[in-house]
This is a predicted structure of a 75-nucleotide RNA (c-di-GMP-I-GGC riboswitch aptamer) from Epsilonproteobacteria bacterium (ex Lamellibrachia satsuma). Lineage of the source: Bacteria > Pseudomonadati > Campylobacterota. It was read from a public genome assembly, where an Rfam model found it. Model confidence (mean pLDDT): 86 of 100.
RNA sequence: UAUGAUAAGGCUAAACCUAUCGCGAGGUAGGGACAGAAAGCUAUGGGUCUCAUGCAGAUUGCCAGGUUACCAAAA
Numbered sequence: 001u002a003u004g005a006u007a008a009g010g011c012u013a014a015a016c017c018u019a020u021c022g023c024g025a026g027g028u029a030g031g032g033a034c035a036g037a038a039a040g041c042u043a044u045g046g047g048u049c050u051c052a053u054g055c056a057g058a059u060u061g062c063c064a065g066g067u068u069a070c071c072a073a074a075a
Stems, first nucleotide, its partner, number of pairs: 003072002011036002016031006034061001040067003044064003047059004051054001
């Protein structure tokens, strides 16, 4: 550099439930675990979704890009 174990130590947390914010898509917090090797961060491109339809929003756990990062078996 590449790769990603039935490895080690850790990390995140889908559905669902509760509270709360939002017209909404959804956000946040607690519980919970389906999963994840960037499921860290970033709306840059595409996709999807929302409304009060415009100089408007949501989604990075849809894909790609950018950027940062833990571990080290086999090849």